[in-house]
Context: one part of a larger RNA
RNA sequence: UAUGCUCGUCUCAAAGAUUAAGCCAUGCAUGUCUCAGUGCAAACGGAUGGUACAGUGAAACUGCGAAUGGCUCAUUAAAUCAGUUAUGGUUCCUUUGAUCGCUCCACCGUUACUUGGAUAACUGUGGUAAUUCUAGAGCUAAUACAUGCUGACGAGCGCUGACCUUCAGGGAUGCGUGCAUUUAUCAGACCAAAACCGAUCCGGGUCUCGGCCCGGCAGCUUUGGUGACUCUAGAUAAACUCGGGCUGAUCGCGUGCCCUAGUGGUGGCGACGCGACAUUCGAAUGUCUGCCCUAUCAACUUUCGAUGGUACUAUCUGUGCCUACCAUGGUGACCACGGGUAACGGGGAAUCAGGGUUCGAUUCCGGAGAGGGAGCCUGAGAAACGGCUACCACAUCCAAGGAAGGCAGCAGGCGCGCAAAUUACCCACUCCCGACUCGGGGAGGUAGUGACGAAAAAUAACAAUACAGGACUCUUUCGAGGCCCUGUAAUUGGAAUGAGUACACUUUAAAUCCUUUAAUGAGGAUCUAUUGGAGGGCAAGUCUGGUGCCAGCAGCCGCGGUAAUUCCAGCUCCAAUAGCGUAUAUU
Numbered sequence: 001u002a003u004g005c006u007c008g009u010c011u012c013a014a015a016g017a018u019u020a021a022g023c024c025a026u027g028c029a030u031g032u033c034u035c036a037g038u039g040c041a042a043a044c045g046g047a048u049g050g051u052a053c054a055g056u057g058a059a060a061c062u063g064c065g066a067a068u069g070g071c072u073c074a075u076u077a078a079a080u081c082a083g084u085u086a087u088g089g090u091u092c093c094u095u096u097g098a099u100c101g102c103u104c105c106a107c108c109g110u111u112a113c114u115u116g117g118a119u120a121a122c123u124g125u126g127g128u129a130a131u132u133c134u135a136g137a138g139c140u141a142a143u144a145c146a147u148g149c150u151g152a153c154g155a156g157c158g159c160u161g162a163c164c165u166u167c168a169g170g171g172a173u174g175c176g177u178g179c180a181u182u183u184a185u186c187a188g189a190c191c192a193a194a195a196c197c198g199a200u201c202c203g204g205g206u207c208u209c210g211g212c213c214c215g216g217c218a219g220c221u222u223u224g225g226u227g228a229c230u231c232u233a234g235a236u237a238a239a240c241u242c243g244g245g246c247u248g249a250u251c252g253c254g255u256g257c258c259c260u261a262g263u264g265g266u267g268g269c270g271a272c273g274c275g276a277c278a279u280u281c282g283a284a285u286g287u288c289u290g291c292c293c294u295a296u297c298a299a300c301u302u303u304c305g306a307u308g309g310u311a312c313u314a315u316c317u318g319u320g321c322c323u324a325c326c327a328u329g330g331u332g333a334c335c336a337c338g339g340g341u342a343a344c345g346g347g348g349a350a351u352c353a354g355g356g357u358u359c360g361a362u363u364c365c366g367g368a369g370a371g372g373g374a375g376c377c378u379g380a381g382a383a384a385c386g387g388c389u390a391c392c393a394c395a396u397c398c399a400a401g402g403a404a405g406g407c408a409g410c411a412g413g414c415g416c417g418c419a420a421a422u423u424a425c426c427c428a429c430u431c432c433c434g435a436c437u438c439g440g441g442g443a444g445g446u447a448g449u450g451a452c453g454a455a456a457a458a459u460a461a462c463a464a465u466a467c468a469g470g471a472c473u474c475u476u477u478c479g480a481g482g483c484c485c486u487g488u489a490a491u492u493g494g495a496a497u498g499a500g501u502a503c504a505c506u507u508u509a510a511a512u513c514c515u516u517u518a519a520u521g522a523g524g525a526u527c528u529a530u531u532g533g534a535g536g537g538c539a540a541g542u543c544u545g546g547u548g549c550c551a552g553c554a555g556c557c558g559c560g561g562u563a564a565u566u567c568c569a570g571c572u573c574c575a576a577u578a579g580c581g582u583a584u585a586u587u
Stems, first nucleotide, its partner, number of pairs: 001583005009456001011454002015449001016416001022414003026411003031064002037061002043056002062435001071369003081290003085286003090283002096278002099275001111249001115146002122138002125135003156177004163170002178246002181239006201216006224231001248272001250271004256266003259262001292340003299331003306328006344366003348359004371392002374389003394405001396403002422447001424446003430443001431441003462493003465489006472481003498527001500520002502517001504516001530576005535557002541571001543570004552559002
């Protein structure tokens, strides 16, 4: 694990893994809206009036999610996985932080109090046997799709260099100048010391104030970090893709302050969005060490990459990942390579003095997969399957032209088998997703089935009486006693209780169960405990009837041939007990 017999209570609780990663009818399992993207529903609805728009709100556009969760274990043997390190070799929706007047700008032309053209829902006309199929026509929105200024704005810096000029200089004009991206270049110094050469400068000496000689110092500059950068900052020259990188034409709530009183100026708190940086959640690749059996597998790899070098392509990045050109390497008796595995790995489980042996499909972590292979779209993230496209295998509807499919999600069915539950209720709990305090969730919870397994624990207790027995006291013995005890009695007696039935509360999303609790509920208390045994091992019969080497029992030894301690029964007894036997695997 399965199965046989049995089963009163109560609490937990596994459960179609093994065989077929076999096939599936039906239903459900992923959707989502705030004050704050879009409302002209001819849907509701308030009104007094002038009415752009009150409010609720279907449908639809837009945004986000659907890559999580759940299921299964087919593959897979240095692969996965575990521990350990690395990314100075990469990406990252979201969260959080700090930034986002640093730049835009000629002429012509001209909206910056706000630009453009569509489209759905809607209306109406239709097609097809048929689908979550759709065509034609007519409208109308945006934080959808596009286009695109002003303001802050003038400096600084770098080139240019008309012109002026005493040859020392001054300088109009024009161009470029933000972050991100791409390319190239520069700087980024960090203990030798001293001497030499000439000019300038300073001081001194000589002297003819031309020259010659001697001595001499000060000043000037290079961000940050690491064990280590071609890091981070800085400078320069260019480029910057029209299939364009960013630089807000968005929404809500509140209305305050100022004046020259206007279609004025100024202004708060949020929401959503954008670029790069950091952070978080991760992800992706590497490093080192470690795995079962097998030699009836001893050599393996390299033409078609095998091992290394140089360079390109490709990639988010490193790398023979790929391509070109070179070199000839790399592994192996310390078991390579090959084969097997009724092999997903680990945390763990069983058994155990110590050491081991066996198991691990299974709730946690990691991996892989959705009938089999392959390819791909969207997206921050998928080589996604409750997404798409082919092929193969299955298989559904059809009016025969065509159309649709993937339960190793939850229920449920068939098949397979020794072998496994309800087509139930609910989002109240725990959490997840969404535009969200509000919706959704077969994730999950709750019941049902459930002797997988585990914990607790009823099936009677007491007394009197009658017997039997034991100590004790008294007694020479016989015997007697109750202030003692044990057992047996279809003797008697009242007391106590639950199992069950059940008003009511409680429980709960609503219930159930449990726990409480009126009422009821026990004498052969029939409200009846079983399963296996009784020769030995091994606790317990030399009792009775039947059978007669038959039927049968018996793990093993054995029993049975007419007086069976072993078979079939009755009685009695023994063991465990709401459980016990059997088979199998393992220790």

Model confidence (mean pLDDT): 80 of 100. A computed fold for a 587-nucleotide part of an RNA from Lepidosiren paradoxa, annotated as small-subunit ribosomal RNA, 5' domain. NCBI's taxonomy places the organism under Eukaryota, Eumetazoa, Chordata, Euteleostomi, Lepidosiren. Rfam family: Eukaryotic small subunit ribosomal RNA. Its family is annotated with structural constituent of ribosome and ribosome in the Gene Ontology.